[in-house]
RNA sequence: UCAGACGGCCGGGCGGUCGCGGUUCUCGCAAGAGAGCCGAGGAAAGUCCGGGCUCCACGGCGACAAGGCGGCGGGUAACGCCCGCCGGGCGCGAGCCCAGGGAUAGCGCCACAGAAAGCAAACCACCUCCGGCUCGCCGGGGGAAAGGGUGAAAGGGUGGAGUAAGAGCCCACCGCGGACCUGGUGACAGGGACGGCAUGGCAAGCCCCGCCUGGAGCAAGACCGAAUAGGGAUGUCGCGUCUCCGCAAGGAGGCAGGCCCGUCGCCGGGCCGAGGCGUCCGGGUUGGUCGCGAGAACCGCUCAGCAAUGGGCGGUCCAGAGGAAUGACCGUCACGUCUCCUUCGGGAGGCGGACAGAACCCGGCUUACAGGCCGUCUGAUCCC
Repeated sequence: UCAGACGGCCGGGCGGUCGCGGUUCUCGCAAGAGAGCCGAGGAAAGUCCGGGCUCCACGGCGACAAGGCGGCGGGUAACGCCCGCCGGGCGCGAGCCCAGGGAUAGCGCCACAGAAAGCAAACCACCUCCGGCUCGCCGGGGGAAAGGGUGAAAGGGUGGAGUAAGAGCCCACCGCGGACCUGGUGACAGGGACGGCAUGGCAAGCCCCGCCUGGAGCAAGACCGAAUAGGGAUGUCGCGUCUCCGCAAGGAGGCAGGCCCGUCGCCGGGCCGAGGCGUCCGGGUUGGUCGCGAGAACCGCUCAGCAAUGGGCGGUCCAGAGGAAUGACCGUCACGUCUCCUUCGGGAGGCGGACAGAACCCGGCUUACAGGCCGUCUGAUCCC
């Protein structure tokens, strides 16, 4: 210098003008006015996971079901999150990725291609025997499974010995297996013997093993409580007539009567046909108040720890809400970019600035993001 890896941070500054929300104080009878202070994010987002808080449910223990999680050790209020480590895969490397328990408990599946895909198999090629002829080919029987071919995967790999050709048939090393020894808290790692190799893969297929889990959510929930309607108690006024039930209290039905179908008459239809008014009580709706922000809080120093994180000391108060305020313009500086000029130091002018936005709160994860800064490390090249 170029190319990369990982971690952290910022997300324009200042001034002016006009506005918005909250709160305190002052003035004002009030309506309101003025002043001071405060007023979004790293993700406030998705609502995916874990908690706080609230209500409901619930005697204890166990089992089952359903859902979730899954190497080991730590951290945490908790987690499916984080840290450290182990194992596997990828990369020259810094590093990155892993849904990382169990495949001799059982069931199931393994597309296409291929002869054969789970009781393994034999297409081409190999070896051998027999037969035939155009004499190096064809047909048939047998052997073998090393070579080629198919496939994600073909019943260990490499090399040797051996053989008609071959094969863990035999040997060495590697791999694998169950024990043993050593180290480690552990996942695991290392070791020397033994075994001749057998039980291929898939559990984000059923399943088995271990562990975890009540439900709903601030429209949770608590309090105060208007009119009207409805409920209860009580006072007062009123309650025609007939039939039926009933000892009665009372109830049911018909008629009279009243009202409506624009008015009057007739006819027809419908409704009411016993309740009205006053006082008191209790519940609920609209509405209001609380929940609602001093907290697993933030900043600095320090101690323990590899780290996540935890402890101590000091300091700070930091939006609140309700369909929802936190904005707009101008100037200037800084930044990026383009054009022009240049005495190469620079100057002038134009343009640009993301994703997004609290609504009960907190810890995570994931996703979006113009542009920029810092630190550690890796590889290559050049110079000293």
This is a predicted structure of a 384-nucleotide RNA (Bacterial RNase P class A) from a Caulobacteraceae bacterium. Of the family's consensus pairs, 98% are formed in the model. The sequence is in RNAcentral, with records from ENA.